[in-house]
RNA sequence: AAACCGAAACGGCAAACCGAUCGCGAGGUCGGGGCGCAAAGCCAUGGAACUCGGCGACGAGUCCGCCAGGCUGCCGAA
Numbered sequence: 001a002a003a004c005c006g007a008a009a010c011g012g013c014a015a016a017c018c019g020a021u022c023g024c025g026a027g028g029u030c031g032g033g034g035c036g037c038a039a040a041g042c043c044a045u046g047g048a049a050c051u052c053g054g055c056g057a058c059g060a061g062u063c064c065g066c067c068a069g070g071c072u073g074c075c076g077a078a
Stems, first nucleotide, its partner, number of pairs: 005076002012037002017032006035065001041071003045068003049062005
């Protein structure tokens, strides 16, 4: 110095739920809240899940805090 790894600290993010608002909906945004998170930072690329339309094949979407994959990143004990 780097990789694996995850003790501590400085900080960071923010589930359920509540309020406002946008959307047919899944859900999004803002505020409160705090279950958790070392990538719970970013990307819908593959799959899963979900929504709307369709008899169906399928089409259009949502979700990365479901699993992979890609890119990036703070700290430094064992």
c-di-GMP-I riboswitch aptamer from a Planctomycetaceae bacterium, 78 nucleotides, folded computationally. The coordinates come from a structure-prediction model, not an experiment, and the mean pLDDT is 88. It matches the Rfam family "c-di-GMP-I riboswitch aptamer". From the family's description: GEMM was predicted in a large-scale screen for bacterial structured RNA regulatory elements.